[in-house]
RNA sequence: CUGAGACAAAGGCAAACCCGCCGCGAGGUGGGCACGCAAAACCAGGGACCUCCCGUCGGAGGCGGCCCAGUUGCCCGA
Numbered sequence: 001c002u003g004a005g006a007c008a009a010a011g012g013c014a015a016a017c018c019c020g021c022c023g024c025g026a027g028g029u030g031g032g033c034a035c036g037c038a039a040a041a042c043c044a045g046g047g048a049c050c051u052c053c054c055g056u057c058g059g060a061g062g063c064g065g066c067c068c069a070g071u072u073g074c075c076c077g078a
Stems, first nucleotide, its partner, number of pairs: 005075001012037002017032006035065001041071002045068003049062005
């Protein structure tokens, strides 16, 4: 340095739910709270799923804690 990921250490994030706000909605956001997470950090490129419009063709969105891919990062026992 690369790979790997522990009955290690220092830390980090925050599901569901509750309250407030935004949104037609999926959902987002602030606070509380923790189900969990070795990338549960970033990212909407591909898929899956979800929402809205539309008679259809189709269009516009959401979702990264669904999967794959990309970028970056802590520690160092076997």